Context: one part of a larger RNA
RNA sequence: GUCUGCGAGUUAUUGUCAGUGGCGGUCUAAAUCAAAUGAUGGAGACAAAGCGAAAGCGAGUGUGAAUAGCGCGCCAAAGUCGCUGGCAAUAGACCCGAAGCGGAGGUGAUCUACUCUUGAGCAGGUUGAAGCCAGGGUAAAACCUGGUGAAGGACCGAACUCGUGGAUGUUGAAAAAUCCUGAGAUGACUUGAGAGUAGGAGCGAAAGACUAAUCAAACCCCGUGAUAGCUGGUUCUCUUCGAAAUCGCUUGAGGGCGAGCGUUGAAGCUGUUCUCCAAGAGGUAGAGCACUGAAUGGCUUAGGGGCCAUACCAGGCUGCCAAAACCAAUCAAACUCCGAAUUCUUGGAUCCCGUGCUUCAGCAGUCAGACUGCGAGGGAUAAGCUUCGUAGUCGAGAGGGUAACAGCCCAGAUCACCGGCUAAGGUGCCAAAACAGGAUUAAGUGGAAAGGAUGUGACGUUGCUCAGACAGUGAGGAUGUUGGCUUAGAGGCAGCCAUCAUUUAAACAGUGCGUAAUAGCUGACUCAUCGAGCGAUGUCGCGCCGAAAAUGAUUGGCGAUCAAAUUCUGUACCGAAGCCGUGAGCGCAAUUUGCGCGGUAGAAGAGCGUGGGCGCGUUUGUGAAGCUGGAGGGAAACCGACAGUGGAAAUUCGCCCAGUGAGAAUGCAGAC
Numbered sequence: 001g002u003c004u005g006c007g008a009g010u011u012a013u014u015g016u017c018a019g020u021g022g023c024g025g026u027c028u029a030a031a032u033c034a035a036a037u038g039a040u041g042g043a044g045a046c047a048a049a050g051c052g053a054a055a056g057c058g059a060g061u062g063u064g065a066a067u068a069g070c071g072c073g074c075c076a077a078a079g080u081c082g083c084u085g086g087c088a089a090u091a092g093a094c095c096c097g098a099a100g101c102g103g104a105g106g107u108g109a110u111c112u113a114c115u116c117u118u119g120a121g122c123a124g125g126u127u128g129a130a131g132c133c134a135g136g137g138u139a140a141a142a143c144c145u146g147g148u149g150a151a152g153g154a155c156c157g158a159a160c161u162c163g164u165g166g167a168u169g170u171u172g173a174a175a176a177a178u179c180c181u182g183a184g185a186u187g188a189c190u191u192g193a194g195a196g197u198a199g200g201a202g203c204g205a206a207a208g209a210c211u212a213a214u215c216a217a218a219c220c221c222c223g224u225g226a227u228a229g230c231u232g233g234u235u236c237u238c239u240u241c242g243a244a245a246u247c248g249c250u251u252g253a254g255g256g257c258g259a260g261c262g263u264u265g266a267a268g269c270u271g272u273u274c275u276c277c278a279a280g281a282g283g284u285a286g287a288g289c290a291c292u293g294a295a296u297g298g299c300u301u302a303g304g305g306g307c308c309a310u311a312c313c314a315g316g317c318u319g320c321c322a323a324a325a326c327c328a329a330u331c332a333a334a335c336u337c338c339g340a341a342u343u344c345u346u347g348g349a350u351c352c353c354g355u356g357c358u359u360c361a362g363c364a365g366u367c368a369g370a371c372u373g374c375g376a377g378g379g380a381u382a383a384g385c386u387u388c389g390u391a392g393u394c395g396a397g398a399g400g401g402u403a404a405c406a407g408c409c410c411a412g413a414u415c416a417c418c419g420g421c422u423a424a425g426g427u428g429c430c431a432a433a434a435c436a437g438g439a440u441u442a443a444g445u446g447g448a449a450a451g452g453a454u455g456u457g458a459c460g461u462u463g464c465u466c467a468g469a470c471a472g473u474g475a476g477g478a479u480g481u482u483g484g485c486u487u488a489g490a491g492g493c494a495g496c497c498a499u500c501a502u503u504u505a506a507a508c509a510g511u512g513c514g515u516a517a518u519a520g521c522u523g524a525c526u527c528a529u530c531g532a533g534c535g536a537u538g539u540c541g542c543g544c545c546g547a548a549a550a551u552g553a554u555u556g557g558c559g560a561u562c563a564a565a566u567u568c569u570g571u572a573c574c575g576a577a578g579c580c581g582u583g584a585g586c587g588c589a590a591u592u593u594g595c596g597c598g599g600u601a602g603a604a605g606a607g608c609g610u611g612g613g614c615g616c617g618u619u620u621g622u623g624a625a626g627c628u629g630g631a632g633g634g635a636a637a638c639c640g641a642c643a644g645u646g647g648a649a650a651u652u653c654g655c656c657c658a659g660u661g662a663g664a665a666u667g668c669a670g671a672c
Base pairs, nucleotide, nucleotide: 001672002671003670004669005668006667011091012090013089014088015087016086017085018084019083020082021081022080023079025046026045027044031040032039033038050057051056060072061071062070063069094233095232097230101223102222103221105220106219107218113197114196115195116194117193118192119191120190121189122187124156125155126154127152131148132147133146134145135144136143160184161183162182165180166179167178168177199215201211202210236607237606238605239604240603241602246259247258248257249256250255260366261365262363263362264361265360266359267358268357269356275349276348277347278346279345280344281343286338287336288335292332293331294330296328297327298326301322303321304320305318306317307316308315369394370393371392372391373390374389375388376387377386378385399410400409401408414584415583416582417581419580420579421578425574426573427572428558429557430556434571435570436569437568438567439566440565451545452544455542456541457540458539459538460537461536462535463534464533472529473528474527475526476525478502479501480500483497484496485495508523512521513520585597586596587595588594608661610658611657612656613655614654615653617651618650619649626645627644628643629642632639633638
């Protein structure tokens, strides 16, 4: 892992509600007789009257001075006892699951910590303390040298003990090892045997270490089915309806209680939603500056600053700061002289349609919501962000589209059909379905921004132009003069000033390059040649650049350019579980026509099957149950002829009872 079996809302008591039954006041409890679904047993319980704390009074009563008012009652609908079911309370209370807490209950020191008693072990080598001896030395000592000697938590290094670093091992050979390397190795050393100390206790050269692979309180048993607002699991079928993820409170925030939203029953009322009409509510969007504030310029001018002047008092100037008023132009969620659309409330009307609402009673679930559009706050006018409002979808919703894709677009699946029409979206091929016409794009744009640019198309405005434009080519582009100044120089062209005149078809006291300064080249300007359009500017459409990412690229792919791209027009077609058609089933309402049947949590209803019991029957050695196969039947759970096997009981139908349905719980046991 698979298979088989087992495996979770039970039982008791009390209460309450519904269904159903007896009696009409109802019923017995314990117990007894005794063995029978029986009898006895009325003690007692509930009801028939309430109010008050009570005394008490009583259809009233309490409060109160009250005959008032008010509260609770009466007026005003019968109860009670069984049975069945829903739910609650108390119990382990649907099942499994802690870490833990307690026990003057017990077992452990054969592991390990420390201690006690008694034993054992430590190859070999090195160093050479004290002391002593001898010699030297001293006044005597000290001291020096040599020898002897054999000390040391001394040195090197086996056994032994340990475990520094690394590798291997990691379902290991091993629940801590192996190999290499390493530390101590006469000591606070190592070790055998025996003994002692224990669970809030021991022992600890102290790490919360160790106390039998267990230690911030061992193990076994008991309280014990501890508790678990937490996680997981919770077993057959069909039918009807069908939520919530919000508000308030909460030692409350992943829990609960009340409300909201669901469902079932009973009673009552009923023209409900949308639309239209009428009357009202309001201060948003926008706008505005009349208030409150913000903020710019001007004018005028308080108050200051600066300068001048000054014995003081006065005074002058100002291009600096600036209140208030005025003028002009602005801004505001917490401004409003104004002010929509939408919305909301009430009343009325029509249509569709048969609902909708209220009250009472039973039972819930929900309190983590998500995204999208619109209106806002927070954030950075960030987030698949966060918090509200509003609508939708998902949640609990299948189907079609979007390549794929809960929340987007279309559309709400009772069942069947080898019938039809459509929605969104599509119609080259993959892949169902397309043609006709007018434009645009050349970028594979389509299938990324700010910004940039003689891309290209459409529509304007404006200038020049056969008296010859624009571009090209040929020629000229001169004289006073090297203008004056400046300067070493300044000759069109470093800089400053002026910028005239002449000859001309035209030619600047010079547009740029250039020179030390000249020179030289070129431009403006003019003529000739040529022969028809050439410039500037604006708006719009579609394109271009901007464009860099990690395995090989992607409009889904292939591929496509008068398109299979974009845009406009027209007409077809395809396309869903939508709608229609035909047939079938079910629910509700019913005189009929009819309306409906997606569904999680959940509520309600109807059934199938298993084990046992009772009853009437039935089958059975002419073959029961069980097992294997299984025609066929039913909306499902399921039923099942018949055949084989098997070899002795089984069961339809009706009723009753329950250890009554498994795929999940890292479920339990067994097998493989």
Large-subunit ribosomal RNA, domain II from a Verrucomicrobiia bacterium, 672 nucleotides, folded computationally.
The coordinates come from a structure-prediction model, not an experiment, and the mean pLDDT is 84.
It matches the Rfam family "Bacterial large subunit ribosomal RNA". Its family is annotated with ribosome and structural constituent of ribosome in the Gene Ontology.
The organism belongs to Verrucomicrobiia, within Bacteria.